Molecule: c-di-GMP-I riboswitch aptamer
Organism: Pirellulaceae bacterium
RNA sequence: UCGCGAUAAAGGCAAACUGAUCGUAAGGUCAGGACGCAAAGCCAUGGGUCCAAGCUCUACCAAGAGUUUUGGACAGCCAGGUUACCGAA
Numbered sequence: 001u002c003g004c005g006a007u008a009a010a011g012g013c014a015a016a017c018u019g020a021u022c023g024u025a026a027g028g029u030c031a032g033g034a035c036g037c038a039a040a041g042c043c044a045u046g047g048g049u050c051c052a053a054g055c056u057c058u059a060c061c062a063a064g065a066g067u068u069u070u071g072g073a074c075a076g077c078c079a080g081g082u083u084a085c086c087g088a089a
Stems, first nucleotide, its partner, number of pairs: 004087002012037002017032006035076001041082003045079003048074006054067005
C1' cells in the first nucleotide's frame, strides 16, 4: 500500500414508530427514538422498486391491470464510481 474485519479502542450513523413541517404523492427536513450498519459517508451511471401525469386494455358506475413515454423519489435493494477512521488474526 492492497486485501480483510475482532465480544479491541476512540468516535460515527440511525429502521420502525411519535411530534412538527414541506410535497398531489412516493418521499424530504428537524426533534425524539434505536432495528440494525465497517462505508447505513458521498454520486441516480446500469438494473430494480415506488409515486404522479400521459397512453393502452378490462370495465363503462366505481375501480383494476399493463406500459416502449414524461417528470420525480429511494444511496438502509443490488452492482458501479469516489473519499475515509481504527488495526487483532